[in-house]
Molecule: transfer RNA
Organism: Nitzschia palea
Formats: sequence, structure tokens, C1' cells
RNA sequence: GGCUAAAUAGCAUAAUAGGUAAUGUGCGAGAUUGCAAAUCUUAAAAUACUGGUUCAAAUCCGGUUUUAGCCU
Repeated sequence: GGCUAAAUAGCAUAAUAGGUAAUGUGCGAGAUUGCAAAUCUUAAAAUACUGGUUCAAAUCCGGUUUUAGCCU
């Protein structure tokens, strides 16, 4: 230098051909307990950035950034 893949709550992963962004765990609050742990209930929290296509984009397209791999 060329090619390919990936980027989603604090962390780990889903979202089957574009149509309500889900689950586990952690953190906070409450219930339970003599106190805790465990258990149960519940709140908050996310689509790397930018532009485009579309009635509608995590998803499709262009560019950028970062990470990983392959080739030279």
C1' cells in the first nucleotide's frame, strides 16, 4: 500500500430478508431477614462518527476513526 471482518447500556451478548432496540450480569431503590447472603419486584442506562437512500435504518450505500486478520 491492497483486501476482508468487527464496533450496540458499566461488562458480556441478541435483534432471522428494513417496521416497538431484547437478554444475562453489575450499579441504585424497595420487599424479605435479628443482621447479611440468597431470592423476588422495580428505575436508570446503548446502536463508533458523519452524510445519503427510504414513509421508516443497528440493519442498505458513501466517507472517516479504531480494532483484528490476510496479501504484498